The prediction has a mean pLDDT of 81.
Predicted 3D model of a 71-nucleotide RNA (transfer RNA) from Loxodonta africana.
[in-house]
RNA sequence: GCAUUGGUGGUUCAGUGGUAGAAUUCUCGCCUUGCAUGCGGGAGACCUGGGUUCAAUUCCCACCCAUUGCC
Numbered sequence: 001g002c003a004u005u006g007g008u009g010g011u012u013c014a015g016u017g018g019u020a021g022a023a024u025u026c027u028c029g030c031c032u033u034g035c036a037u038g039c040g041g042g043a044g045a046c047c048u049g050g051g052u053u054c055a056a057u058u059c060c061c062a063c064c065c066a067u068u069g070c071c
Stems, first nucleotide, its partner, number of pairs: 001070003005066003010024004018054001025043006048062004
């Protein structure tokens, strides 16, 4: 340099056009003499910029970052 794959809460992952979910984390409450476990509530995210569309995490282009392969 070329090609490939990916970028989603603090972390690990879903989500193939109708405004994002689980686990874990943090926090509050209940339970307990207390801790842990358990139960319930809350906080927390779509890499960035454009384009298409009534509507984009999703489709297209570019940049950035990372992975893999070739030279």